Molecule: transfer RNA
Organism: Clostridia bacterium
RNA sequence: AGGCCGCUAGCUCAGUUGGCAGAGCACCUGACUCUUAAUCAGGGUGUCCAGGGUUCGAGCCCCUGGCGGCCUACCA
Numbered sequence: 001a002g003g004c005c006g007c008u009a010g011c012u013c014a015g016u017u018g019g020c021a022g023a024g025c026a027c028c029u030g031a032c033u034c035u036u037a038a039u040c041a042g043g044g045u046g047u048c049c050a051g052g053g054u055u056c057g058a059g060c061c062c063c064u065g066g067c068g069g070c071c072u073a074c075c076a
Base pairs, nucleotide, nucleotide: 001072002071003070004069005068006067007066010025011024012023013022019056027043028042029041030040031039049065050064051063052062053061
C1' cells in the first nucleotide's frame, strides 16, 4: 500500500426479505434464610462506531471516514 472480516446493553454475541432492538452472563430492586453468599420474583439499563445518501420506513442497502483482527505485497 492492497484485499477480506468485524464494530449492536457493562462483557460475549444474535438480529430472517428493510417494518415495535434482543439473549446469556453481569448489574439494579424486592422477597426469603442457609447471610463475604445462595435461591426466588421483577427490571433492558441502548446516540446499533461517526457523517452523509436512498427509502413512507435503515442495525440491515449505497458512499466517505475512524477503530480492531486476519492475509498479501513492500521496506529492513